[in-house]
RNA sequence: GGCCAGAUGAUCGCCCGUCUUCGCACCCGAAGGGUGCGGAGGCGAGAGGAAAGUCCGAACUCCGCAGGGCAGUGCGCCGGGUAACUCCCGGUCAGGGUGACCUGAAGGACAGUGGCACAGAAAACAUACCGCCCGCCUUCGUUCGGCGAAGGCGGGUAAGGGUGAAAAGGUGCGGUAAGAGCGCACCGCGUUCGUGGCAACACGGAUGGCAGGCAAAACCCCGCACGGAGCAAGGCCAAAUAGGGAGGCGCUCGAGGACGGCCCGUCCGAAGCCUCCGGGUAGGCCGCUGGAUCCCGUCAGCGAUGACGGGGCUAGAGGAAUGAUUGUCGCCUCGCCGAAGCCCGCAAGGGCCGAGGCGAGGAACAGAAUUCGGCUUACGGCC
RNA sequence: CGGGGCGUAGCUCAGCCUGGUAGAGCAUCUGCUUUGGGAGCAGAGGGUCGGAGGUUCGAAUCCUCUCGCCCCGACCA
Numbered sequence: 001g002g003c004c005a006g007a008u009g010a011u012c013g014c015c016c017g018u019c020u021u022c023g024c025a026c027c028c029g030a031a032g033g034g035u036g037c038g039g040a041g042g043c044g045a046g047a048g049g050a051a052a053g054u055c056c057g058a059a060c061u062c063c064g065c066a067g068g069g070c071a072g073u074g075c076g077c078c079g080g081g082u083a084a085c086u087c088c089c090g091g092u093c094a095g096g097g098u099g100a101c102c103u104g105a106a107g108g109a110c111a112g113u114g115g116c117a118c119a120g121a122a123a124a125c126a127u128a129c130c131g132c133c134c135g136c137c138u139u140c141g142u143u144c145g146g147c148g149a150a151g152g153c154g155g156g157u158a159a160g161g162g163u164g165a166a167a168a169g170g171u172g173c174g175g176u177a178a179g180a181g182c183g184c185a186c187c188g189c190g191u192u193c194g195u196g197g198c199a200a201c202a203c204g205g206a207u208g209g210c211a212g213g214c215a216a217a218a219c220c221c222c223g224c225a226c227g228g229a230g231c232a233a234g235g236c237c238a239a240a241u242a243g244g245g246a247g248g249c250g251c252u253c254g255a256g257g258a259c260g261g262c263c264c265g266u267c268c269g270a271a272g273c274c275u276c277c278g279g280g281u282a283g284g285c286c287g288c289u290g291g292a293u294c295c296c297g298u299c300a301g302c303g304a305u306g307a308c309g310g311g312g313c314u315a316g317a318g319g320a321a322u323g324a325u326u327g328u329c330g331c332c333u334c335g336c337c338g339a340a341g342c343c344c345g346c347a348a349g350g351g352c353c354g355a356g357g358c359g360a361g362g363a364a365c366a367g368a369a370u371u372c373g374g375c376u377u378a379c380g381g382c383c
Numbered sequence: 384c385g386g387g388g389c390g391u392a393g394c395u396c397a398g399c400c401u402g403g404u405a406g407a408g409c410a411u412c413u414g415c416u417u418u419g420g421g422a423g424c425a426g427a428g429g430g431u432c433g434g435a436g437g438u439u440c441g442a443a444u445c446c447u448c449u450c451g452c453c454c455c456g457a458c459c460a
Base pairs, nucleotide, nucleotide: 001383002382003381004380006329007328008327009326010325011324012323014046016044017043018042019041020040021039022038023037024036025035026034027033028032048365052376053375055374056373057372058371059370060230061229062228063227067264068263069262070261072226073225074224075223076222077091078090079089080088081087092106093104094103095102096101107221108220112219113218115214116213129161130160131157132156133155134154135153136152137151138150139149140148141147169187170186171185172184173183174182188210189208190207191206192205193204194203195202196201234286235285236284237283244277245276246275247274248273249272256268257267258266279459280458281457293312294311295310296309297308298307299306300305331362332361333360334359335358336357337356341352342351343350344349384456385455386454387453388452389451390450393409394408395407396406403440411427412426413425414424415423433449434448435447436446437445
């Protein structure tokens, strides 16, 4: 990365559809037919790769087609794919690996604010604890030399020590009182130019002694996207009740609603709206499964994917069906028997491997609920 | 089916937003007090912060996945 999710038969069941038939009720009617409910029988179809988590993205439906600002949420290298995406593909860069390859929530830390516990001199407009070096003073020593040691004061220094997760480019040579990008070479970095590339970026040249720590899965800044709710959306029919009580707001200076956290704006807007308590029904139909659909082939493309052609129809229940028992075959594990072969041994015999047979046991994760595309998680096996 | 919230000591909770020692009350234990008990006073013990992974020097806290628990949502008037 791909594939499978044991196969097949019998008996008894479940759900849906359809056909036949029986019973009951109603309607039309000359025979007969239609509708609804219930029963029986025949036929057909009946879970997944994750149906799961509900983490993203959509379809669909409703809200008054939803304008502007603040706030909020999500995403963040480049290019492409897609209905769309935080997904997928290809590339760049970074990290890891000897390597094949793997991984990456990968914009900005001189826009700002804040943080970096303990330790440490200092945690960021750098800094001097120890050390190193220079000057002056005092004391002591002295081979009497403006020599040496100790202490104090002033200054230089980031090489060395020490602290820490992290200490202001790295290594080397020169240089210096001691040092230092102070100078130089290489590496790193910034700026700029050229070449290649759609781009991210790469390579090369020139130039600057060097910008400057970490963290944005801290607040935040920049860019992009986002109206809200969700099939208990929503529509139709039927039934029943006390169309009750309390509180609040409001009746054009406008409550409330679209509207969700706020403001503006727009529109609707009245004896109405909201909350709580109490009351009633918890019935039927639609949405509801044929679709960004599945399989095969060809072509385009590195690929994701797309185009074209042919074929197929594959659950639609409404608290929830898709099951149970058993026979045969297949798979795996264990135990026993054990052909052939091989090894040791002079031999008797022992050992290894093991076709095949018998018996026992096992077979995972998990169950559609409006529908798709992904991601993630759970999990048995084969290639 | 859809939406939302919570897991920290034996129990009830704070701390999480803004990362750096894990705390409070009740309960438990020990001592004092009392004749003894209760109450009171003083002190002590006790926590994988539900689990795993990641970001970070450092995670109860931030992010992701996962496990468990709880709450709400029908229509009419």
Two RNAs folded together computationally: RNase P RNA and transfer RNA, 460 nucleotides in total.